[in-house]
Context: one part of a larger RNA
């Protein structure tokens, strides 16, 4: 000189750092008081304020004090994303915006059910019967959920076409004989499947380009034109999605690639692979603001304990 653990600390307060990590702050019990927003339930202990605490009593004064000690115990406000909300999760790096949810649709099943289990008998579904059981996807709720069936599946369909080897039976022929052998031919025989047709997108999935045009410009209601199954609707948009990009404006700061708000020129948004909004809910995330602070300026000291010298 160092290191852990604990406590304190002049001004100054977030200057720290990727980031208020860490600590500090607040905290009990009484009365007053309560906002935006909203599913009217919340929100809400909002938030802010005041008082009390011991002793003694006629129970509402009086005293002492002006916090006596501890222990327990939330710091607080806004804004935006995601995710409706209570749970669940990677036992030992991830608790999340992932899974799950109620709720919303399809789709299979009429019971000796479908689905699952096993070679089979069972067993499951169920001591249940479509307001029931599996399967798949969305994920409260509100408002909605455009267009495209041309590929892909999948569903249905006929006196349509294409599609069969083997067994057995019948007739014929052919073998010198045999109730054998071979060969043809028909029946078994409208098979599964293909292919054609049609239906189906809360099934896989998909939703276009040139060019040209209004009396300033500059746009382009509009007009033409090629292509396609069909050309992307409501919406929201530099988005958890934007490459140019630190887009432009505007808000907030002395000063902000972040952050709120607008636009729209979406490289590469889009509607149950959901679209858009959302109260209340989150050890979630990003940005702000009050209060507090040793996070820093900038270190200091105190206790304990390591460790280290040195006897």
């Nucleotide at each position: 000189a160092u290191c852990a653990u604990a406590a304190u600390u002049a001004a100054g307060g977030a200057a720290c750092u990727a980031g208020g990590c860490a600590a500090a702050u607040u905290a009990u019990u009484u009365c007053u008081g309560u906002a935006a927003g909203u599913u009217c339930g919340c929100a809400a202990a909002a938030a802010a304020g005041a008082a009390a605490u011991c002793c003694a009593u006629u129970u509402u004064u009086g005293g002492u004090a002006c916090a006596a000690a501890a222990a327990u115990u939330a710091a607080a406000a806004g804004u935006a994303a995601c995710g409706a909300c209570u749970g669940u999760u990677u036992a030992a790096c991830a608790a999340a915006a992932a899974c799950u949810u109620a709720g919303g649709a399809c789709u299979c099943u009429g019971c000796a059910a479908a689905u699952u289990u096993g070679a089979a008998a069972u067993a499951u579904g169920a001591u249940g019967u479509a307001u029931a059981g599996g399967g798949u996807c969305u994920g409260a709720a509100a408002c909605c959920u455009g267009c495209c069936c041309g590929g892909u599946g999948c569903u249905u369909a006929a006196u349509a076409a294409c599609g069969a080897a083997a067994u057995a039976c019948u007739a014929a022929a052919u073998u010198a004989a045999a109730u054998g052998a071979u060969u043809u031919a028909g029946u078994u025989a409208c098979a599964a499947g293909u292919u054609u047709a049609a239906g189906u997108a809360a099934a896989c999935g998909g939703c276009g380009g040139u060019u040209c045009u209004a009396a300033c410009u500059a746009u382009a209601a509009g007009a033409a034109u090629c292509c396609u199954u069909a050309g992307g609707u409501a919406g929201c948009g530099a988005a958890a999605u934007u490459c140019c990009u630190u887009g432009a404006c505007g808000g907030g700061u002395a000063a902000a690639u972040u952050c709120c708000g607008u636009c729209c020129u979406g490289c590469a948004u889009g509607a149950a692979u959901g679209g858009u909004u959302c109260a209340a809910c989150g050890a979630u995330u990003g940005c702000u603001u009050u209060a507090c602070u040793g996070u820093c300026u900038c270190a200091a000291u105190u206790a304990u304990g390591a460790a280290u010298u040195c006897a």